The prediction has a mean pLDDT of 85. A computed fold for a 1502-nucleotide RNA from an uncultured bacterium, annotated as small-subunit ribosomal RNA.
RNA sequence: AGAGUUUGAUCAUGGCUCAGGACGAGCGCUGGCGGCAUGCCUAAUACAUGCAAGUCGGACGGAUAUGUUUAAAUGACAUAUCAGUGGCGAACGGGUGAGUAACACGUAAGUGACCUACCUGUACGACGAGGAUAACUACUGGAAACGGUAGCUAAUACUGGAUAGGAUAUAUACCAUAAGGGUAUAUAUUUAAAGGUCCUAAGGGACCGCGUACAGAAGGGCUUGCGGCGCAUUAGCUAGUUGGUGGGGUAAAGGCCUACCAAGGCGACGAUGCGUAGCCGACCUGAGAGGGUGACCGGCCACACUGGGACUGAGAGACGGCCCAGACUCCUACGGGAGGCAGCAGUAGGGAAUCUUCGGCAAUGGACGGAAGUCUGACCGAGCGAUGCCGCGUGAGCGAAGAAGGUCUUCGGAUUGUAAAGCUCUGUGAUUAGGGAAGAAGGCUAUUAGGAGGGAAUGCCUAAUAGGUGACGGUACCUAAUUAGAAAGCCACGGCUAACUACGUGCCAGCAGCCGCGGUAAUACGUAGGUGGCGAGCGUUGUCCGGAAUUACUGGGCGUAAAGGGUGCGUAGGCGGUCCAUUAAGUCUGAUUUGAAAUACCAUGGCUCAACCAUGGGGGUGGAUUGGAAACUGGUGGACUUGAGCGUAGGAGAGGAAGGUGGAAUUCCAUGUGUAGCGGUGAAAUGCGUAGAGAUAUGGAGGAACACCAGUGGCGAAAGCGGCCUUCUGGCCUAUCGCUGACGCUGAGGCACGAAAGCGUGGGGAGCAAACAGGAUUAGAUACCCUGGUAGUCCACGCCGUAAACGAUGAGUACUAAGUGUCGGGGGGUUAACUCUCGGUGCUGAAGUAAACACAUUAAGUACUCCGCCUGGGGAGUACGGUCGCAAGACUGAAACUCAAAGGAAUUGACGGGGACCCGCACAAGCGGUGGAGCAUGUGGUUUAAUUCGAAGCAACGCGAAGAACCUUACCAGGGCUUGACAUCCCUCGAAUAACGUAGAGAUACGUUAGUCCUUCGGGACGAGGAGACAGGUGGUGCAUGGUUGUCGUCAGCUCGUGUCGUGAGAUGUUGGGUUAAGUCCCGCAACGAGCGCAACCCUUGUCGUUAGUUGCCAGCACGUAAAGGUGGGCACUCUAGCGAGACUGCCGGUGAUAAAUCGGAGGAAGGUGGGGACGACGUCAAAUCAUCAUGCCCCUUAUGUCCUGGGCGACACACGUGCUACAAUGGUUUGUACAAAGGGAAGCGAACCUGUGAGGGGGAGCGGAUCCCAAAAAGCAAAUCUCAGUUCGGAUCGCAGGCUGCAACCCGCCUGCGUGAAGUCGGAAUCGCUAGUAAUCGCGGGUCAGCAUACCGCGGUGAAUACGUUCCCGGGCCUUGUACACACCGCCCGUCACACCACGAAAGUCUGCAACGCCCGAAGCCGGUGAGCUAACCUCUCUGAGGAGGCAGCCGUCGAAGGCGGGGCAGAUGAUUGGGGUGAAGUCGUAACAAGGUAACCGUA
Repeated sequence: AGAGUUUGAUCAUGGCUCAGGACGAGCGCUGGCGGCAUGCCUAAUACAUGCAAGUCGGACGGAUAUGUUUAAAUGACAUAUCAGUGGCGAACGGGUGAGUAACACGUAAGUGACCUACCUGUACGACGAGGAUAACUACUGGAAACGGUAGCUAAUACUGGAUAGGAUAUAUACCAUAAGGGUAUAUAUUUAAAGGUCCUAAGGGACCGCGUACAGAAGGGCUUGCGGCGCAUUAGCUAGUUGGUGGGGUAAAGGCCUACCAAGGCGACGAUGCGUAGCCGACCUGAGAGGGUGACCGGCCACACUGGGACUGAGAGACGGCCCAGACUCCUACGGGAGGCAGCAGUAGGGAAUCUUCGGCAAUGGACGGAAGUCUGACCGAGCGAUGCCGCGUGAGCGAAGAAGGUCUUCGGAUUGUAAAGCUCUGUGAUUAGGGAAGAAGGCUAUUAGGAGGGAAUGCCUAAUAGGUGACGGUACCUAAUUAGAAAGCCACGGCUAACUACGUGCCAGCAGCCGCGGUAAUACGUAGGUGGCGAGCGUUGUCCGGAAUUACUGGGCGUAAAGGGUGCGUAGGCGGUCCAUUAAGUCUGAUUUGAAAUACCAUGGCUCAACCAUGGGGGUGGAUUGGAAACUGGUGGACUUGAGCGUAGGAGAGGAAGGUGGAAUUCCAUGUGUAGCGGUGAAAUGCGUAGAGAUAUGGAGGAACACCAGUGGCGAAAGCGGCCUUCUGGCCUAUCGCUGACGCUGAGGCACGAAAGCGUGGGGAGCAAACAGGAUUAGAUACCCUGGUAGUCCACGCCGUAAACGAUGAGUACUAAGUGUCGGGGGGUUAACUCUCGGUGCUGAAGUAAACACAUUAAGUACUCCGCCUGGGGAGUACGGUCGCAAGACUGAAACUCAAAGGAAUUGACGGGGACCCGCACAAGCGGUGGAGCAUGUGGUUUAAUUCGAAGCAACGCGAAGAACCUUACCAGGGCUUGACAUCCCUCGAAUAACGUAGAGAUACGUUAGUCCUUCGGGACGAGGAGACAGGUGGUGCAUGGUUGUCGUCAGCUCGUGUCGUGAGAUGUUGGGUUAAGUCCCGCAACGAGCGCAACCCUUGUCGUUAGUUGCCAGCACGUAAAGGUGGGCACUCUAGCGAGACUGCCGGUGAUAAAUCGGAGGAAGGUGGGGACGACGUCAAAUCAUCAUGCCCCUUAUGUCCUGGGCGACACACGUGCUACAAUGGUUUGUACAAAGGGAAGCGAACCUGUGAGGGGGAGCGGAUCCCAAAAAGCAAAUCUCAGUUCGGAUCGCAGGCUGCAACCCGCCUGCGUGAAGUCGGAAUCGCUAGUAAUCGCGGGUCAGCAUACCGCGGUGAAUACGUUCCCGGGCCUUGUACACACCGCCCGUCACACCACGAAAGUCUGCAACGCCCGAAGCCGGUGAGCUAACCUCUCUGAGGAGGCAGCCGUCGAAGGCGGGGCAGAUGAUUGGGGUGAAGUCGUAACAAGGUAACCGUA
């Protein structure tokens, strides 16, 4: 520090996800030790049991026990313990975070408005009286808790009195003040005290207490400024409310309370309400700014079963106190009682989850005490938990036969791996034994010494010595001995992300953080081996920060990605021109104080290190006070003119409103003329018309809109505005310079305007035209088209308030190259051109900007000011709530859930019922076919034991198959074999082999006979038997492959290097202008070159030359025959087959850019590639083939191998393809007769001749071929006959008789003869081939092959028609355009319906909670009143009594918790049914959108 993921690829936008760190954690697997930390985050749920707050006998009376004394005691004394009275404490310490959005907390101040027990200091004092009461005793109630009555007694308990000081009031003076401050004086009022222990030389003293006052320290109360959560779908709140006066109350200010008076107070700088939450130091993260958190430790607050209340006290509205109410639990004798773990342990429950009912007061701290000491679940320790952090260990060295085993393997090896074993060591740790701390200093007792005070003793202070104090713990630590011994796992290994192989599985099982893996070769699932990472842990889950500049203060955006408000006016607010002076709020700077400790940082030190701990230092954004500076901002005062405005003179304009007026056109009405149609469409029909339409002429009525001018012209804020005239009226521009003097800009709320549609009321209504009706179209057509037609469109008034209200671009100001057009002014100018300037409106372009497209003085550039808006897609501009509206609806505006994308710009393709250009038997023009018939053949289907398998639009279907009777053969049935029919290796034996016989369908089995190979003597060939390694497979996968092939397509294309352009994908080149069969060539051009293709080179054919001349040929010469190159001879010709020539737009003319080229011509056998062939670019179709062959993997192994016999591949209601033969007279039949080419031939072709009607048979000359044979070419020609018929056409089918091949023609061959003589009379929709030696037609040959050809491959003979042309169909090429396609239009994709699931809204209602309000009731308690009852202390008197003062019980009243009743509010849950939404491999219906998407699409409205 980034990475993955939208795309075919690219850039940018944008979300999602990952890598890091952290945790009071949970879960899974695993687990050796120690140190230090830490441990109910949930139910502030309920709690059994024990403990957590007591102490003091030196405050008091007593009790019990023991002891001493005494003769004894009820006396006295001592020791120990104890209930009670009394004092102090219990308000601390410990827990929890429910409540609380608040002066609760933090920080800084105030208190002249206050309190403070214990502690410290100073000063003074402590005098003198009194009456009770617990305990106790007696009686007594109650189950208990707990009491009652009578009697006795004490105090440091209680109550008067004296004095002091204080306080309060009044007055005066002074100091200080905003203020209830301080000092002094006077008067009045009021108000204190307690003793205990010890020493004594008896005078007194010491210590601990007591009272008053003033100070201190420390703690607290109250007040205030500032700061820190969410929601505005919470906008108004408030009646003790805000203030005042009097009174009350408090320690204290105060509506804190009360009576009266006034009507205030708070709020968009967010009141009120609702929700959530203890706050902070700090902790986590982050570069920081920030964001999140508030466990442990520390500070503050709040709470103590829930609610209320007071009492006591220095302090409480009191966790382990009291009273009341409520809920719950327990005891009960049913009458009543008891209780509060959010103290420490612990239990139950809840939960994913959080510990021991431990030891000790040794240390630190606290309460009490004079002290010893007692108490202390605070605390110190131990225990449990890998919960975290830190440290250590699980061994170290040597050790290659690179062991065995495992895994992989190309079978060679590689790897695990120096790893192990083995050898030599060590002892951290473990175990055993021994030693053994620090933490302890005090206090007390004893002794000694010193000191202070006026100081003898006691006492106090200081020091020394001795005795004595440890839970942890016999722990840490040290020493010795023994043993490598008990001590390694977890996760991952497709990319991100370090680390790969095998097997299993087969879209299954499963994985997954995102992208995504898995459908038979999975580095992604599971296992194993190996590897990587971390390591006593490792993974995972959850949460937070980071990455995320993805809320942007630092640090983002808004033309098209999300995002500029429809427009203006304007309030608050924000911002604001030039100069001078002043002030000091902002700003800058110095000082003081604060910012607790801990933490964090730095340094040093202590535990062996570290974690941890200690000490010191620095810093501390902030707050407060105070001194200074004055540039900038602000405030105040003064001035200025350039911003802004006003005035004067001109100007343009569909700017607005009202009133009038004009012509053209449509429609309607009337009348005339006139006759059969009109109208409408792609074509029609509905409609109108003989009752006279349409057409035409004249007249009239009425409404709406204003042709031409007219213009990226004008005006307006926008919406918008268009005949002409008049009236009223807003704004703008220019020029001149006169005036005011910053008066400005923006603008949340607010107000106004705001197309169309729509709504209300009343008019109007010609045309047009939602709805509606009819006619068409269509599979349907609730549409597009047509005929009609109502709201509406128009006017007036009032609503609505939205639009793709768009420049998809807020307003203002300033600055930043030019050029050009236009509108309105002005200046100069020869009034011309032109030029200068202001204001608008367009285009092209520089810099710059931008993701690109593009923008560019009219900015999307450079800056400033203000407003609005955005933060992934969908859900959704929806729901709910609110505001507005007559309604329609508008504005405001979520969430659940769901996806990993959605979207922008540009690129390359592909596609378009887009465009331009071009080509092709593509169409057209022609010729002949197919589709109909019969047959052949292939396929589908069906059948079958099997009908083996493959091929499937073109590009499967006379295809693999260039030939299935057996074989082939792969299929089926049956019969056999199991190292095998075939290959290699080993062992044993034997030559091999041949012939015969028997059984059998055969394979095979048994038997007989004959036969004895080669050799270097090792053996070899061959055969038989045996053992195992292995053979074998036409079994699977062509979607694992090689090779081969088809197809687009013989189409003209496909690319590269360098350069250039672009952020990039890519572009350029290859586009353009011409031209070509061609990316063929020329020209131009940021391209220049090159490659694979095209063409050419190759073969063949067409002409000529030359060479050669047998088997070919025969012109001339000769021989010769019935004839014949038959023979001599020859090589001229034909021909054969070698080598050459020839054709190149070379020549001429026209056209053309003078080019390329093209048109015409000449010559030529051939002319513009002469004809034909071979040759097939980059690639496409997961095209075909595992059955040609090869081959990975899988499968079978007495069978999926192999052998044999027989059957099948040949079946047959049917369908399709490809052919053959026909339907006839351009023909059939018969007779005669002519002319080829190219091939083949030895297990072959086979002549003559004989024979048979024929197929054929006999025969065997010749020929491995220019020699012989196949071999007859046929159509043709010359004649004859048939005469339009199902025929003398046609030949299917069937019968009989034969021939050939072959072991064998039944299933199932071909041929011949005789007989039979089917369909068929030219073929529906549709469809195929062909452009010249072609189509058509005619025969011939070959391969395969024993035999079998209508198929296939070739050969020649005869030999046409037509092409105007490129509109259309199909295919293709190039350019361009659109695109939401990229699996690429056989694409993509929308909505209803049906089904399943999910969340949400509405809903008659139902239920629950919360906070208030009104009324009722009214506990405890404080306060107030009363108090005829009760009453020790004080007072009085006539005194064992009476009265008074005072107090109390009781009663009354105010307030008052819980409770009850009531109507509303808010929130939640639930609800038959219902609404839309989302999701879901293959459902239904259509086809709305994307291309002109087949009616351009979209926005608003009905």
Rfam family: Bacterial small subunit ribosomal RNA.